[in-house]
RNA sequence: UUCAAUAGAGAGCUGAAUUUCUGCUAGCCACUCUGCGGCAGGAUACGGGGGAACCAAUCAUUUGGGGUGAAUCCGGAGCGAUCCGGUAGGGCUAAUAACUUUCGGUCCGAAUCCGUCAGCUAACCUCGGAAGCUUUGAAGGUAUAUGGA
Numbered sequence: 001u002u003c004a005a006u007a008g009a010g011a012g013c014u015g016a017a018u019u020u021c022u023g024c025u026a027g028c029c030a031c032u033c034u035g036c037g038g039c040a041g042g043a044u045a046c047g048g049g050g051g052a053a054c055c056a057a058u059c060a061u062u063u064g065g066g067g068u069g070a071a072u073c074c075g076g077a078g079c080g081a082u083c084c085g086g087u088a089g090g091g092c093u094a095a096u097a098a099c100u101u102u103c104g105g106u107c108c109g110a111a112u113c114c115g116u117c118a119g120c121u122a123a124c125c126u127c128g129g130a131a132g133c134u135u136u137g138a139a140g141g142u143a144u145a146u147g148g149a
Base pairs, nucleotide, nucleotide: 011134012133013132014131019043020042021041022040023039024038025037027036028035046128047127048126049125050124055119064117065114066113067112068111073086074085075084076083077082089108090107091106092105093104098142099141100140101139102138103137
């Protein structure tokens, strides 16, 4: 100097999933305390469900029905498992700490829960507060800040 790995920090993305307190801990650093990680419990930004009147519905009830979610629907191949193509819909494409439009590029278009049952819905009741990642092209607009007139 180059490459790679590990650890930590920083920047950022999908998502409601962010912040914090206490206790324990056989792992890592330290080797005194402590810190990181892990486990358990409490709280919390934020998010979901149930649940009157009024309104809606006037039909529906195994062809079950319903919830979370962007994730719905169509066609083709196959005995089937499954595979291929498309699609409603959804995300990313930072350098300005933010928002947004267009074009181009790129990706997703799943999974799962309730258990015969749920429209909306004040009071009220109840649940979640994870997990997984590292893209970065161009032309504009808005807001804010600073400076000048």

c-di-AMP riboswitch aptamer (ydaO/yuaA leader) from a Bacillota bacterium, 149 nucleotides, folded computationally. Rfam family: c-di-AMP riboswitch aptamer (ydaO/yuaA leader). About the family: This family represents a conserved RNA structure found upstream of the ydaO and yuaA genes in Bacillus subtilis and related genes in other bacteria. The sequence was found by an Rfam model in a public genome assembly.